The RNA shown here (Bacterial RNase P class A) has 393 nucleotides and comes from a Bryobacteraceae bacterium. The RNAcentral record of the sequence draws on ENA. The coordinates come from a structure-prediction model, not an experiment, and the mean pLDDT is 75. The model forms 94% of the base pairs in the Rfam consensus.
[in-house]
RNA sequence: GGCGCCGGAUGGAUAGCCGCUCGCGCAAGUGAGAGGAAAGUCCGGUCUCCACAGGGCAGCGUGCCGGCUAACGGCCGGGGGGGAUCUCUCAAAGGGAUCUUUACGGAAAGUACCACAGAAAAUAUACCGCCGCGCUUCCGUAAAAGGGAGUGAGGUAAGGGCGAAAAGGUGCGGUAAGAGCGCACCGCGGACGGAGUAAUUCGUCCGGCAGGGCAAACCCCACGCGGAGCAAGACCAAAUAGGGGAGGAGGAGCUGCCCGCUCCGUUAUACUUCCGGGUAGGUCGCUACUGUCGGCUUCAAUGCCGGCGACGAAUCGCGUAGUAAUGCGCGGUCAUGAUGAAUGGCUAUCGCCCGCAAGGGUACAAAAACCGGCUUAUAGUCCGGCGCCUGCC
Numbered sequence: 001g002g003c004g005c006c007g008g009a010u011g012g013a014u015a016g017c018c019g020c021u022c023g024c025g026c027a028a029g030u031g032a033g034a035g036g037a038a039a040g041u042c043c044g045g046u047c048u049c050c051a052c053a054g055g056g057c058a059g060c061g062u063g064c065c066g067g068c069u070a071a072c073g074g075c076c077g078g079g080g081g082g083g084a085u086c087u088c089u090c091a092a093a094g095g096g097a098u099c100u101u102u103a104c105g106g107a108a109a110g111u112a113c114c115a116c117a118g119a120a121a122a123u124a125u126a127c128c129g130c131c132g133c134g135c136u137u138c139c140g141u142a143a144a145a146g147g148g149a150g151u152g153a154g155g156u157a158a159g160g161g162c163g164a165a166a167a168g169g170u171g172c173g174g175u176a177a178g179a180g181c182g183c184a185c186c187g188c189g190g191a192c193g194g195a196g197u198a199a200u201u202c203g204u205c206c207g208g209c210a211g212g213g214c215a216a217a218c219c220c221c222a223c224g225c226g227g228a229g230c231a232a233g234a235c236c237a238a239a240u241a242g243g244g245g246a247g248g249a250g251g252a253g254c255u256g257c258c259c260g261c262u263c264c265g266u267u268a269u270a271c272u273u274c275c276g277g278g279u280a281g282g283u284c285g286c287u288a289c290u291g292u293c294g295g296c297u298u299c300a301a302u303g304c305c306g307g308c309g310a311c312g313a314a315u316c317g318c319g320u321a322g323u324a325a326u327g328c329g330c331g332g333u334c335a336u337g338a339u340g341a342a343u344g345g346c347u348a349u350c351g352c353c354c355g356c357a358a359g360g361g362u363a364c365a366a367a368a369a370c371c372g373g374c375u376u377a378u379a380g381u382c383c384g385g386c387g388c389c390u391g392c393c
Base pairs, nucleotide, nucleotide: 001389002388003387004386005385006384007383008382009381010380012350013349014348015347016346017345018344020033021032022031023030024029035364039375040374042373043372044371045370046369047229048228049227050226059225060224061223062222063221064078065077066076067075068074079104080102081101082100083099084098085097086096087095088094105220106219110218111217113213114212127160128159129156130155131154133152134151135150136149137148138147139146168186169185170184171183172182173181187209188207189206190205191204192203193202194201195200233284234283235282236281243275244274245273246272247271250264251263252262253261254260291308292307293306294305295304296303312334314333315332316331317330318329319328320327321326351362352361353360354359
């Protein structure tokens, strides 16, 4: 210098024209209008309705310790385990530092499972090897001693071999060969003491030593959990049909009126009127937020306008407590809330990429009641870390 991987930040700019949704306005006009993930809908909450004496079983979830938080399976800090690099040491073992990773309660309650290979995968076991003994045979010898081969019953977990995993590890002693058989150190279990809020850790003593793995297998233990979700839910409310109450001898049409004619009805049935339920449709919920004072409107309730103040798991800055997450204080900022659903299109210039140029391209992706997290996607640019290649000194 180039390329790649991982983590973090950012997520094109300006102007003009034409539109879209909502608020205000008589109107002209004016103000506001997608994201870091709006996504997946995985977890937690706010809110709403339904259910709910108390207890138990079942089911689901969580699982080292402490803190934060409205809450969480989230975040922060710490502990234990694994990995990488560096370092102390002659070296090994072991210790220390930095980074990284971790669903990390229990396998001395019970049950199940452990492919292939292997003698054996959990009541341990003997395939090769090693060791001594018996028998057969060969060499050897005067006869022995000794040695080789085969075989039988044993001993043995040192060595080999199989495997992801083989019944503590290393060393010394010991032994026929071996073995916690004995010893030292490490590991393991227990008791006591010190440090720490705790997880845990350190030291001393005791015990040769329970003991394979697996609980994201059943299970055991501790803790937590009622259900459905804004299509929650609340309110207003047609037409038609049906329900209930009251009136009712008339009602409707030809036809504005009278007569006449036709149809329906005459004891609750036509017709009139009232009530309640529900549907269509609409309003609210709804998007940071309500109290007080004044003015206008109204009989009043209420509504509108203005001032002041407060509110918010909102956001920014500063201060402060804390290692941090985060809390507290002060100050500033603040109306997308449409429901088939707006937040857009075009032009010009600039930025970046491809191209000789003309020209083309500019990631992932777009709210749907709201909020806190997690996970996943993301071109280009910038920052940090790591790896590889190459050049120069």
Description
The source organism's lineage runs through Bacteria, Pseudomonadati, Acidobacteriota, Terriglobia and Bryobacteraceae. Its Rfam family is "Bacterial RNase P class A". Its family is annotated with ribonuclease P activity, dimeric ribonuclease P complex and tRNA processing in the Gene Ontology.